[in-house]
Formats: sequence, C1' cells, structure tokens
RNA sequence: GAGAAUGUGGUGUAAUGGCAACACACUGCGCCAGGGACGCAGAGACGCGGUUCGAAUCCGACAUUUUCG
Repeated sequence: GAGAAUGUGGUGUAAUGGCAACACACUGCGCCAGGGACGCAGAGACGCGGUUCGAAUCCGACAUUUUCG
C1' cells in the first nucleotide's frame, strides 16, 4: 500500500429492511436451621454518520483483528 472479517446489556452469542432474543452473571422473593442448588419475578444493550415511511440488517467513514505485498 491492497483485500477480507468483526463492531449488540457486565460477559459470550442470535436476530431474512418492520415487537432487539438466549445463556451465564447481577438484584429481589420463595424454598432451606444456614450456605449452595432449584423455582418465580425484575433491571440492563444495537460504536459513529448517511439512505429509507421504517436500519442490528443497506451505504460510507472510523476502530480492531487478519491475509497478501
């Protein structure tokens, strides 16, 4: 210098342009003599800009990783 992939709760991952989901973790309650396990409930996120009636999804830049030189 050129190409490719990735960017989403605290962590790890999903989601064919139309309600952001799951697991672990966290909080509360139940259960228990107590702790753990288990059950119930709850809080918590789409990196930036643009296109579009509508964007996690399309486009661009940026960042990171990686391949080639």
Transfer RNA from a Lachnospiraceae bacterium, 69 nucleotides, folded computationally. The organism belongs to Lachnospiraceae, within Bacteria. Its Rfam family is "tRNA". By type it is a transfer RNA. Its mean pLDDT, the model's own confidence on a scale to 100, is 82. It was read from a public genome assembly.